[in-house]
RNA sequence: GGGCCGUUGGCGCAGUGGUAGCGCGCCUCGAUGGCAUCGAGGAGGCCGCGGGUUCGAUCCCCGCACGGUCCA
Numbered sequence: 001g002g003g004c005c006g007u008u009g010g011c012g013c014a015g016u017g018g019u020a021g022c023g024c025g026c027c028u029c030g031a032u033g034g035c036a037u038c039g040a041g042g043a044g045g046c047c048g049c050g051g052g053u054u055c056g057a058u059c060c061c062c063g064c065a066c067g068g069u070c071c072a
Base pairs, nucleotide, nucleotide: 001071002070003069004068005067006066007065010024011023012022013021018055026042027041028040029039030038031037048064049063050062051061052060
């Protein structure tokens, strides 16, 4: 320098055009004498950044950044 993959709540991931969801974690409440555990509820991300296409983009296109991997 080039190819490919990835970037979504604190962590791990899902979501292939219609205002983002799961598990763990965190907070509150309940069951228990208490703990563990279980149940119910809740907070927390506008989707790496900038443009473009579209009525509408996490999702498509282009550029950039960061990480991984392969080639030179």